[in-house]
Small-subunit ribosomal RNA, central domain from a metagenome, 350 nucleotides, folded computationally. The full RNA is in RNAcentral, with records from SILVA. Its Rfam family is "Bacterial small subunit ribosomal RNA". Its family is annotated with ribosome and structural constituent of ribosome in the Gene Ontology. Its mean pLDDT, the model's own confidence on a scale to 100, is 88.
Context: one part of a larger RNA
C1' cells in the first nucleotide's frame, strides 16, 4: 500500500470562510473522450509458467507452447461517466409578508451592595476561627443615620429557556448591524456539497503602551496548624482582574461524537411560527415546519450505551490513528517582544 478504524480502547483540526482538487438533481438530443466487443500491428532474446527432452539425479541446459496483464491502429456498441447543446424545478438562491431571540458593535443611563471620605448619635470593644492569634479601636473603632466619591458586577425574572460557526452572550434605553424561522409559491434555473494549501475568528492566563483600580486576589509578609507546613484556615496585600489599541493562538476549545444530503417504529415535555376545528377570546383539540430535552423499538455496539438531534442504513468530501515509555520532547524550519506556539523524529528500553 491493501485492509481495518476514530463517543469512552490510538484516532474528528477549537470554529468558520474559501482556492486548487474530488463529488454532484430531472428530461431530451448530439458526440464517442472514458467504458465495452471484434480485427490488425507491435510487445527482441533471456527470465517466469506449462509440456517434452539432455547431462546417472538435481541445479543447469535444449526444444516447443503459453504468457508478456501494455502500447498503437481500425471497425463497431452507446447503458453509464465525461463533453457540447436544449429544456425543467424537486437541490440552492431571490422576492413579498410576518416572527422570536443574553447574536455583534458603539453611545448613554439605573438601582442594590462592598469599600473609602466628611458629618451626627454613641462607647468599649470589633473582627476572625475548630479554637486562637496576627489585625482594627479611647487620636473614638464595630454598630447606626445623613451626605459625598469611585470602580466593578448586574439579585428577582431564570427555565435540560433563547441566540451564535465556535470561543461565547444576561440591568435598562437608543443608534448601527449579522444570522435564523414560518407563510405565500411570484422569480432565477443546478447557480450545489466538501475543502489540501490559504485567510479570518478564537475562553482564561500572559505580553507591550497608556489609562483605571471598589471588591477579589497569584507572588509576598505576618498569625495559626503541624514532627515539619515553602500548604489547606486567618489578617494584610502587589501584579492581575476593568478600559483603549496592539500581540499571543492555547484549553477537559467536550456532545471527548468533522461537514453535507437522503432513508429508517413510536411516546412525552418545552421554545418559535403557521393551518383547521371548537369556540366566545382564555383556553382546548388536532395537523404541520424549525429548534431544544427526556424515554424507548428495530438496527448498531466489546460492553456501557446510541437510537429521526444516531453511535442505525447508504452516498460524497476533508481531517486523523497504527503497542507503552522515550515525547508532543530533541534537531531543523516557520511564527512570536517574550512566555512560548506550530510542524516533528531517533537511539535506547519494556
Nucleotide at each position: 500500500c491493501u485492509g481495518g478504524g476514530c463517543g469512552u480502547a490510538a484516532a474528528g483540526c477549537g470554529c468558520a470562510c474559501g482556492u486548487a482538487g474530488g463529488c454532484g438533481g430531472a428530461u431530451c438530443g448530439a458526440u464517442c473522450a472514458g467504458u465495452c466487443a471484434g480485427g490488425g500491428g507491435u510487445g527482441a532474446a533471456a527470465u517466469c509458467c506449462c509440456a517434452g527432452g539432455g547431462c546417472u539425479c538435481a541445479a543447469c541446459c535444449c526444444u516447443g507452447g503459453a504468457a508478456c496483464u501494455g502500447c498503437c491502429u481500425u471497425u463497431g456498441a452507446u447503458a453509464c461517466u465525461g463533453u457540447c447543446g436544449a429544456u425543467c424545478u424537486g437541490g440552492a438562491g431571490u422576492a413579498u409578508g410576518g416572527a422570536a431571540g443574553a447574536g455583534g458593535u458603539g453611545a448613554g443611563u439605573g438601582g442594590a451592595a462592598u469599600u473609602c471620605c466628611g458629618a451626627g448619635u454613641g462607647u468599649a470593644g470589633a473582627g476572625g476561627u475548630g479554637a486562637a492569634a496576627u489585625u482594627c479601636g479611647u487620636a473614638g473603632a464595630u454598630a447606626u443615620u445623613c451626605g459625598g466619591a469611585g470602580g466593578a458586577a448586574c439579585a428577582c425574572c431564570a427555565g435540560u429557556u433563547g441566540c451564535g460557526a465556535a470561543g461565547g452572550c444576561g440591568g435598562c434605553u437608543c443608534a448601527c448591524u449579522g444570522g435564523u424561522c414560518c407563510a405565500u409559491u411570484a422569480c432565477u434555473g443546478a447557480c450545489g456539497c466538501u475543502g489540501a494549501g490559504g485567510u479570518g475568528c478564537g475562553a482564561a492566563a500572559g505580553c507591550g503602551u497608556g489609562g483605571g483600580g471598589a471588591g477579589c486576589g497569584a507572588a509576598c509578609a505576618g498569625g495559626a496548624u503541624u514532627a515539619g507546613a515553602u500548604a489547606c484556615c486567618c489578617u494584610g496585600g502587589u501584579a492581575g482582574u476593568c478600559c483603549a489599541c496592539g500581540c499571543u493562538g492555547u484549553a477537559a476549545a467536550c456532545g471527548u461524537u468533522g461537514g453535507g444530503c437522503g432513508c429508517u417504529a413510536g411516546g412525552u415535555g418545552u421554545g418559535g411560527g403557521g393551518g383547521u376545528c371548537u369556540u366566545c377570546c382564555a383556553c382546548g383539540a388536532u395537523c404541520u415546519c424549525c429548534g431544544u430535552g427526556c424515554c424507548g423499538g428495530a438496527g448498531c455496539u466489546a460492553a456501557c450505551g446510541c437510537a429521526u438531534u444516531a453511535a442505525g442504513c447508504g452516498c460524497c468530501c476533508c481531517g486523523c490513528c497504527u503497542g507503552g515509555g522515550g515525547a508532543g520532547u530533541a534537531c531543523g524550519g516557520c511564527c512570536g517582544c517574550a512566555a512560548g506556539g506550530c510542524u516533528a523524529a531517533a537511539a535506547c528500553u519494556c